[in-house]
RNA sequence: GGACCUGUGGUGUACUGGUAACAUGUCUCCCUGUCCAGGAGAAGAUAGCGAGUUCGAUCCUCGUCAGGUCCG
Numbered sequence: 001g002g003a004c005c006u007g008u009g010g011u012g013u014a015c016u017g018g019u020a021a022c023a024u025g026u027c028u029c030c031c032u033g034u035c036c037a038g039g040a041g042a043a044g045a046u047a048g049c050g051a052g053u054u055c056g057a058u059c060c061u062c063g064u065c066a067g068g069u070c071c072g
Stems, first nucleotide, its partner, number of pairs: 001071007010024004018055001026042005048064005
């Protein structure tokens, strides 16, 4: 330098055109003499960033950034 893959709550993963779900963690309450476990509830991501296509984009296209694999 070239090709490809990945980027989504604190963490790990879904969703692959119709305003984002699950697990775990965090917080509050219940339970318990206390902790753990268990039960109920809450907060937390506009999807790496920007632009385009579309009535509508996490999803499609382009650029760019970061990480990784391969080739030279």

A computed fold for a 72-nucleotide RNA from Lingula anatina, annotated as transfer RNA. The sequence is in RNAcentral, with records from Ensembl Metazoa and Rfam. It matches the Rfam family "tRNA". The prediction has a mean pLDDT of 81. NCBI's taxonomy places the organism under Eukaryota, Protostomia, Brachiopoda, Linguliformea, Lingula.